[in-house]
RNA sequence: CCGUGCUAGGCGGGGAGGUAGCGGUGCCCUGUACUUGCAAUCCGCUAUAGCAAGGCUGAAUUCCCACUCGAGGCGCAGCGGCUGCAAGGCCUGCCUCAAGGGAUUGGUGUUGAUGUUUAGGUCCUGCGCAACAGAAACCCAUGAACCCUGUCAGGUCCGGGAGGAAGCAGCAGUAAGUGGUCAUUUCUGUGUGCCGCAGGGAAGCCUAGGCUGAGCCAUGAACUUGGGUAACGCUUGUGGCUGUUGCAUCAACAGUGGGUGCACGG
Numbered sequence: 001c002c003g004u005g006c007u008a009g010g011c012g013g014g015g016a017g018g019u020a021g022c023g024g025u026g027c028c029c030u031g032u033a034c035u036u037g038c039a040a041u042c043c044g045c046u047a048u049a050g051c052a053a054g055g056c057u058g059a060a061u062u063c064c065c066a067c068u069c070g071a072g073g074c075g076c077a078g079c080g081g082c083u084g085c086a087a088g089g090c091c092u093g094c095c096u097c098a099a100g101g102g103a104u105u106g107g108u109g110u111u112g113a114u115g116u117u118u119a120g121g122u123c124c125u126g127c128g129c130a131a132c133a134g135a136a137a138c139c140c141a142u143g144a145a146c147c148c149u150g151u152c153a154g155g156u157c158c159g160g161g162a163g164g165a166a167g168c169a170g171c172a173g174u175a176a177g178u179g180g181u182c183a184u185u186u187c188u189g190u191g192u193g194c195c196g197c198a199g200g201g202a203a204g205c206c207u208a209g210g211c212u213g214a215g216c217c218a219u220g221a222a223c224u225u226g227g228g229u230a231a232c233g234c235u236u237g238u239g240g241c242u243g244u245u246g247c248a249u250c251a252a253c254a255g256u257g258g259g260u261g262c263a264c265g266g
Stems, first nucleotide, its partner, number of pairs: 001266006009057003012030004020046005034054005063259006072250002075247014093232001095228006105218004115211008123200006129193002131190007139180004148173004156165003
């Protein structure tokens, strides 16, 4: 150095979690690298760290170590994105109320705005007048068997007579009463009327005049100030998901290098 046969080893690994700790089942990443049984209310072990049984490969591209690379995962911090909850109106917009402001538009005004003034009315009080309502009077009609008037037929009474007296009916008139009424008069009353006189009257309205001479009325923007409001934006805090940067940690696969048995024969 070669051949043959064995053995050690290997036949996936890692992360988080769980555990006193180490593995496994389960979840996740990478990757393709035996089988069976046990196992999250766990299963089995003890720093030599799955247990039990079987199979394949086997000292090298395959095993072991170191270094490089680094999928992926966990943690911390910062900066973002999305989102939940809570608080805040003394940060802050939106919205809303009030005040200031006065753009814009319309109407009206030199046939005189606004303001001011004089007089009067409306307003109040007193007195009066008229109207209306009611009542009464007046007027007309009716209206008293007798206890109203006048005239009093007949009849009655007195008287010798002449004549006289009382007086029923009737007629006429009237009282109390009843009915009617155009007009007239008196009395009472009133949210009747402004008719008259007098006094009053802070403001408003109307009418008619005088003075002045350009605004007045309505709409109400921008903007400013003050208040209100937690739905949204904003501020703060606390969570969830996610991205990115940095630090740290574990680390598959891959690459490079190195290391590593035994026996026999040639």
Molecule: Bacterial large signal recognition particle RNA
Organism: Bacillota bacterium